RNA sequence: UACGCUCAAGGCAAACCUGUCGAAAGGCAGGGACGCAAAGCCAUGGGUCUAAAGCCCCUUUUGGGGGUAUGAUCGCCAGGCUGCCGCAG
Numbered sequence: 001u002a003c004g005c006u007c008a009a010g011g012c013a014a015a016c017c018u019g020u021c022g023a024a025a026g027g028c029a030g031g032g033a034c035g036c037a038a039a040g041c042c043a044u045g046g047g048u049c050u051a052a053a054g055c056c057c058c059u060u061u062u063g064g065g066g067g068u069a070u071g072a073u074c075g076c077c078a079g080g081c082u083g084c085c086g087c088a089g
Base pairs, nucleotide, nucleotide: 001088003086004085011036012035016031017030018029019028020027021026034075040081041080042079044078045077046076047073048072049071054068055067056066057065058064059063
C1' cells in the first nucleotide's frame, strides 16, 4: 500500500418494545439482533425524509392552503480523516 475466504481479542446494532427529548423527520438511554471490516468520525457534493418557526406564494383573511432547509439521515451513494486482526507485496 492492496485485499477480506479464514484466525485472535473483541466491537457496533436494523426491525420491534419501553422511557425520554423534538412540531416532525429523527436523536438519546435500556431491552433486542437484521446485518456490518470501518455499521468509527465529519452533513462537503448528490439522494432521501420532515415543514413547528422564519421566508415566499395563493386565498373566501383573528383563519386556511401550497412551496422552501436553516432541520434530519454517514446502517443511501460519493468524498475527507482515523483505525483492530489476518493475508500478500
c-di-GMP-I-GGC riboswitch aptamer from a Clostridia bacterium, 89 nucleotides, folded computationally. Its mean pLDDT, the model's own confidence on a scale to 100, is 87. The sequence was found by an Rfam model in a public genome assembly. Lineage of the source: Bacteria > Bacillati > Bacillota > Clostridia. Rfam family: c-di-GMP-I-GGC riboswitch aptamer. Gene Ontology term of the family: cyclic-di-GMP binding.